[in-house]
Two RNAs folded together computationally: RNase P RNA and transfer RNA, 496 nucleotides in total. The coordinates come from a structure-prediction model, not an experiment, and the mean pLDDT is 76. Rfam match: Bacterial RNase P class A. By type it is a ribozyme. Its family is annotated with ribonuclease P activity, dimeric ribonuclease P complex and tRNA processing in the Gene Ontology.
RNA sequence: CAGGUCGGUCGGGUGAUCGCGGUCCUGCAUGUCAGGGCUGAGGAAAGUCCGCACUCCAGAGAGCACGGCGUCGGGUAACACCCGGGGCGGGGCAACCUGCCGGAAUGGGCCACAGAAACAAUCCGCUCUUUCUACCUUGUGCAGGGAGAGUAAGGGUGAAAAGGUGGUGUAAGAGACCACCGGCACUUGCAGCAAUGCAGGUGGCCAGGUAACCCCCGCCGGGAGCAAGGCCAAGCAGGGACAAGCGCGCAAGCGGGGAGGCUGCUCGCCUCCUGGUUUUCCCAAGUCCCGGGUAGGCCGCACGAGGUGCGCGGCUACGCGCGCCCUUAGAGAGAUGAUCACCCAAGCGGCUGUUGGAUUGCGCUGCGGCGCAGUCUGGCAGGACUGCUGGACAGAAUGCGGCUUACAGACCGGCCUGGUAA
RNA sequence: UCCCGGGUCGUUCAAUGGUAGGACAGGGGCCUUUGAAGCCUCUAAUCCAGGUUCGAGCCCUGGCCCGGGAGCCA
Numbered sequence: 001c002a003g004g005u006c007g008g009u010c011g012g013g014u015g016a017u018c019g020c021g022g023u024c025c026u027g028c029a030u031g032u033c034a035g036g037g038c039u040g041a042g043g044a045a046a047g048u049c050c051g052c053a054c055u056c057c058a059g060a061g062a063g064c065a066c067g068g069c070g071u072c073g074g075g076u077a078a079c080a081c082c083c084g085g086g087g088c089g090g091g092g093c094a095a096c097c098u099g100c101c102g103g104a105a106u107g108g109g110c111c112a113c114a115g116a117a118a119c120a121a122u123c124c125g126c127u128c129u130u131u132c133u134a135c136c137u138u139g140u141g142c143a144g145g146g147a148g149a150g151u152a153a154g155g156g157u158g159a160a161a162a163g164g165u166g167g168u169g170u171a172a173g174a175g176a177c178c179a180c181c182g183g184c185a186c187u188u189g190c191a192g193c194a195a196u197g198c199a200g201g202u203g204g205c206c207a208g209g210u211a212a213c214c215c216c217c218g219c220c221g222g223g224a225g226c227a228a229g230g231c232c233a234a235g236c237a238g239g240g241a242c243a244a245g246c247g248c249g250c251a252a253g254c255g256g257g258g259a260g261g262c263u264g265c266u267c268g269c270c271u272c273c274u275g276g277u278u279u280u281c282c283c284a285a286g287u288c289c290c291g292g293g294u295a296g297g298c299c300g301c302a303c304g305a306g307g308u309g310c311g312c313g314g315c316u317a318c319g320c321g322c323g324c325c326c327u328u329a330g331a332g333a334g335a336u337g338a339u340c341a342c343c344c345a346a347g348c349g350g351c352u353g354u355u356g357g358a359u360u361g362c363g364c365u366g367c368g369g370c371g372c373a374g375u376c377u378g379g380c381a382g383g384a385c386u387g388c389u390g391g392a393c394a395g396a397a398u399g400c401g402g403c404u405u406a407c408a409g410a411c412c413g414g415c416c417u418g419g420u421a422a
Numbered sequence: 423u424c425c426c427g428g429g430u431c432g433u434u435c436a437a438u439g440g441u442a443g444g445a446c447a448g449g450g451g452c453c454u455u456u457g458a459a460g461c462c463u464c465u466a467a468u469c470c471a472g473g474u475u476c477g478a479g480c481c482c483u484g485g486c487c488c489g490g491g492a493g494c495c496a
Base pairs, nucleotide, nucleotide: 001418002417003416004415005414006413007412008411009410010409012343013342014341015340016339017338018337020040021039022038023037024036025035026034027033028031042393046404047403049402050401051400052399053398054225055224056223057222061267062266063265064264066221067220068219069218070217071085072084073083074082075081086101087100088099089098090097091096102216103215107214108213109210110209111208123155124154125151126150127149128148129147130146131145132144133143135141136139163181164180165179166178167177168176182206184203185202186201187200188199189198190197191196229299230298231297232296238290239289240288241287242286245283246255247254248253256274257273258272259271260270261269262268275282276281292495293494294493306325307324308323309322310321311320312319313318344391346389347388348387349386350385351382352381353380354379355378356377357376358375359374360373361372362371363370364369423492424491425490426489427488428487429486432446433445434444435443440476448464449463450462451461452460469485470484471483472482473481
């Protein structure tokens, strides 16, 4: 210098004019007012995918069901997030990036087509016995067919076929046996907080895949959501469905019964009712349904798991202490914009420099070429000059921590590879 | 703002994880003097991108698009 990789920061600036939201002050003509001051979007404000805060449901209980998560340790208010490790893979020369992660012999299901068989299997093959037939070299002969038995070494099918290699063994074979390797179960020592790693021992011989299918194990989760919820104002018209209506006691109450709630069930708990009487009637609370009115104000609502500087602890995520700052949008279907000028990146040209190719003319020539001038065309670079273009994704609505997705371009730093120079 | 539901030929509906199938519509042919009806045949789709799996319309994750609901008083 070029290319790459990882992390971080920013994501146009200044001025003028006009316009919009909020808030404060002033004025008087007291309001859809005027003037002035201050202030007014993001790294994702987005998707609403996780986790919380907050509020209400009486309290926020147990078990089951249901849902979520799943290597280990740590961080955190919490998480499916983050940090640092482990194991098994994939990509890259490298820096580095990236996928997966409890349980699969002794629960269930599924594994299309093909294949004999999809979990413990005989289709072909191999081997033995027996029988029939044919042959001639007449026998422990050979060939073909049938029946019975053995066999998982070989073929074939498939995504997947029952440990691998070598040997012993056998009629043929086979973990039947042996050696090495792989894997499994149990176990010992060392290192580590742990996952796990390293080094051994014993055993039986080996057990397909799938849990982003059910299931089992461990952990977590009560529900609803700011249209939560609280206060005030305005306005209207109410109606219907759903039960028991008992006992003891002077009473309070207790028991029984009924309705509802703990957003599915059970237990347990909580609230309310269990009344009147004119007796084929009326009746509260609660839940649900139909109808009616309204489309207003204030709070919740921004000082917070807030930023930032320094120090300390920690490899890190992060935590602790001290100081400083407010960096103050918060509304109503919802304001934060427009124009102009200059500047800053950036892009395309002009222009300049350099380098290559083609070609024309002239000159030289040792006939191979070379030099000078011109035209066309390509590459690279640009300190200065100049024209044009021109700034991505996107817009707060209770707040916060994450994740994911979108994003033109600029800057800073670490590391890797290659080249050049010293 | 918050909470739900759904994306399959042009339209409307199917499809245990195992060749995506009807109906209507469209093109061609048969039949008919012609048209309609009928019969045969063809074209045509899983919203997109990853993952799990031998295999995904279906299961998981992310994105895109469409639709619906929830106010207060009494």